Small-subunit ribosomal RNA, 5' domain from Liodrosophila aerea, 498 nucleotides, folded computationally.
Lineage of the source: Eukaryota > Arthropoda > Mandibulata > Aparaglossata > Liodrosophila.
Its mean pLDDT, the model's own confidence on a scale to 100, is 81.

Context: one part of a larger RNA
RNA sequence: GAAUGAACGCUAGUGGUAUGCUUAACACAUGCAAGUUAACACAAUUUUGUGUAGCGCACGGGUGAGUAAAACAUAAGUACUUACUUUUUGGAUAAGAAUAGUUUAGAGAAAUCUUUAGUAAAACUUAAUAUUACCUAUUAAAUUAAAUAAAUUUAAUUAGGUGAAAAAUAAUUUAAUUAUUGCCAAAAAAUAGGCUUAUGCCUGAUUAGCUAGUUGGUAAGAUAAUAGCGUACCAAGGCAUCGAUCAGUAGCUGGUUUGAGAGAAUGAUCAGCCACAUUGGGACUGAGACACGGCCCAAACUUCUACGGAAGGCAGCAGUGAGGAAUAUUCCGCAAUGAGCGAAAGCUUGACGGAGCAAUACCACGUGACUGAAAGAAUGCCCGUUAAGGGUUGUAAAAGUCUAAUUUUAGAAAAGAAUAUUGACGGUAUCUAAAAGAAUAGUAUCGGCUAACUCUGUGCCAGCAGCCGCGGUAAGACAGGGGAUGCAAGCGUUAUUC
Numbered sequence: 001g002a003a004u005g006a007a008c009g010c011u012a013g014u015g016g017u018a019u020g021c022u023u024a025a026c027a028c029a030u031g032c033a034a035g036u037u038a039a040c041a042c043a044a045u046u047u048u049g050u051g052u053a054g055c056g057c058a059c060g061g062g063u064g065a066g067u068a069a070a071a072c073a074u075a076a077g078u079a080c081u082u083a084c085u086u087u088u089u090g091g092a093u094a095a096g097a098a099u100a101g102u103u104u105a106g107a108g109a110a111a112u113c114u115u116u117a118g119u120a121a122a123a124c125u126u127a128a129u130a131u132u133a134c135c136u137a138u139u140a141a142a143u144u145a146a147a148u149a150a151a152u153u154u155a156a157u158u159a160g161g162u163g164a165a166a167a168a169u170a171a172u173u174u175a176a177u178u179a180u181u182g183c184c185a186a187a188a189a190a191u192a193g194g195c196u197u198a199u200g201c202c203u204g205a206u207u208a209g210c211u212a213g214u215u216g217g218u219a220a221g222a223u224a225a226u227a228g229c230g231u232a233c234c235a236a237g238g239c240a241u242c243g244a245u246c247a248g249u250a251g252c253u254g255g256u257u258u259g260a261g262a263g264a265a266u267g268a269u270c271a272g273c274c275a276c277a278u279u280g281g282g283a284c285u286g287a288g289a290c291a292c293g294g295c296c297c298a299a300a301c302u303u304c305u306a307c308g309g310a311a312g313g314c315a316g317c318a319g320u321g322a323g324g325a326a327u328a329u330u331c332c333g334c335a336a337u338g339a340g341c342g343a344a345a346g347c348u349u350g351a352c353g354g355a356g357c358a359a360u361a362c363c364a365c366g367u368g369a370c371u372g373a374a375a376g377a378a379u380g381c382c383c384g385u386u387a388a389g390g391g392u393u394g395u396a397a398a399a400g401u402c403u404a405a406u407u408u409u410a411g412a413a414a415a416g417a418a419u420a421u422u423g424a425c426g427g428u429a430u431c432u433a434a435a436a437g438a439a440u441a442g443u444a445u446c447g448g449c450u451a452a453c454u455c456u457g458u459g460c461c462a463g464c465a466g467c468c469g470c471g472g473u474a475a476g477a478c479a480g481g482g483g484a485u486g487c488a489a490g491c492g493u494u495a496u497u498c
Base pairs, nucleotide, nucleotide: 001498002497003496004495006494007493008492009491010490013365014364015363016362017361018360019358020357021323026321027320028319030318031317032316035055036054037053039052040051041050042049043048062276063275064274072200073199074198075197076196077195078194080193081192085189086188087187088186089185090184091183093127094126095125096124102117105114106113107112133162134161135160136159137158138156139155140154141153142152143151144150167181168180169179170178171177172176202248203247204246209239210238211237214236215235216234217233218232219231221229251273252272253271254270255266256265257264258263278299279298280297281296282295301312302311303310304309329355331354332353333352337351338349339348340347341346368402369401370400371399380392381391382390383389407435408434409433410432411431412430416425442487443486444485445484446483447468448467449466453482454481455480456479457478463470464469
């Protein structure tokens, strides 16, 4: 000098755009943050409610505790999966048993539970059918090869076996057809992921040896899939001074700050990836989770209790306490963009769009313009023989005229909305007219570095100070007055980085 998610002191007019718990991953009152539906049943009665079922709740939103590699970045790869979406081909036959809601009778403070009767479905079960699906066998070919072994891959007018389905709505017309949406199988695409490899990736040697599922092989398992991923057997390997192991610290990156660059520091906001959801463990469902607002177990804590038992998880948005130098509203709206469900209308959405608070940052504007003067007014300060007077404050003021920021009043009034409807923001931005008439300026410094000087007081005291240093009676360095210099709605200090 530049910078900051800053804080503190003094001061403070307006607008725009951003940003706003860096500390206790501390504890949380209250409300909201994930619903939706042309399947089905019942109850109601016009608009719905409850339950079964479907899809979604694995997204979006938060946080950075853990993690030094199972992460991340870059570049390769494959032994795999992929709901919804797109394309293509084909299909949808027959039957059955339950159950919720409801009802009967109970238990309990509650949470909830037991029991009787009976019911539906695109829920569940069984059977049938089956291609380019899957499995086995056979045959053939190719590759590897230790060469008639074995393994892998591909193919077949081959043989055997396995695996599926669900209907709804509307119209025409009364028996089916048509249309739309759905259902099943297979193939391909897209999208999203899983897994593998190479390289890069902080500090410490006052951490030098570490490792037994450890390293490799075989086998049958497990997985969507490769693999010691787990098990049995066999071998004795594997890593390490090119730093293993251990310890400390830390989410990584695009980027950001600084710098001429090389680098150094950093990883708020925004974007990509990862990890976590009171702490630890576990699986279930599902295309996808080992699941923030799901389940089970254990622990700590909190709440309710009729003491027998129950309930909870803000690192979602607001908000509270605590901690701290320090960080905002228990606001409006789904109008836009996006997301879920739905055929659609639509419903939901603290995502998001907005408003509120904060000089926290950046940008822009304003605190007046013209005239006015000279007797350079008065006051203040300084100089002066303390008299006359001079210098400075200073065109500065006063005074006059004006209007253009800002303010007040009135009127008009958006874009953002798509084809009609539909705007939270908002009667806002903005525009016009009128009124008024000049209506906030501060802050730090003035010995040198470093732009800016004198008077008084004090007397190594009181105090200043970034470094050098200043102050012990003439202090340009302390305190106050006057004046000056810098920046300016800010200025200075502190902290941190280059």

The full RNA is in RNAcentral, with records from SILVA.